[in-house]
RNA sequence: UCUCCGAACAGGCAAACCUGGAGUAAUCCAGCGACGCAAAGCUACGGGUCCUCAUUUAUUCAGCGAGGAUAGCCGGGCUGUCGAA
Repeated sequence: UCUCCGAACAGGCAAACCUGGAGUAAUCCAGCGACGCAAAGCUACGGGUCCUCAUUUAUUCAGCGAGGAUAGCCGGGCUGUCGAA
C1' cells in the first nucleotide's frame, strides 16, 4: 500500500410524521425530525417493486408494448474515512 474484517477514535448520512413547493402519478426538492445505516456516497447495467399511457377484455386484474420512478429492495460498477483483534 492492497484485500478481508468491523473493536475503538474522529466524524458522516437521515426513515416515518408534519410544513411548503414540483409532478397526472409513482416520487422528488427544502425545512423540521431521527427509524436506522460501515458506504444509507455516486451510478438505472441486471433483477424486483411502484406509477402513467396504449393494446386486449363488457369492466377490473393478468398478458404484450412504450415512457417514468425507486440506489434506505437485491446484485453489479466507480469512489471513499478510521485501523484493534
Predicted 3D model of an 85-nucleotide RNA (c-di-GMP-I riboswitch aptamer) from a Desulfuromonadales bacterium. The sequence was found by an Rfam model in a public genome assembly. Its mean pLDDT, the model's own confidence on a scale to 100, is 88.